[in-house]
RNA sequence: GGGGUCGUAGCUCAGCUGGUAGAGCGCCACAAUGGCAUUGUGGAGGUCGUCGGUUCGAGACCGAUCGGCUCCA
Numbered sequence: 001g002g003g004g005u006c007g008u009a010g011c012u013c014a015g016c017u018g019g020u021a022g023a024g025c026g027c028c029a030c031a032a033u034g035g036c037a038u039u040g041u042g043g044a045g046g047u048c049g050u051c052g053g054u055u056c057g058a059g060a061c062c063g064a065u066c067g068g069c070u071c072c073a
Stems, first nucleotide, its partner, number of pairs: 001072007010025004019056001027043006049065005
């Protein structure tokens, strides 16, 4: 320098042919217990790496760019 792949909640990840974002763990509150642990219920938390484009509508499609991993030179 060129190619491939990944980037979504604090962490690990899902999101099935574009319809407006979820799970588990963690965190907070409440209930059960004399207390802890544990279980149940509810809740908070995300400009989907960044910018632009296509579209009525983008996490998803297109281009560029940043970062991680990897292959070639």
Transfer RNA from an uncultured Verrucomicrobiota bacterium, 73 nucleotides, folded computationally. It matches the Rfam family "tRNA". About the family: Transfer RNA (tRNA) molecules are approximately 80 nucleotides in length. Rfam classes the family as a transfer RNA. The coordinates come from a structure-prediction model, not an experiment, and the mean pLDDT is 82.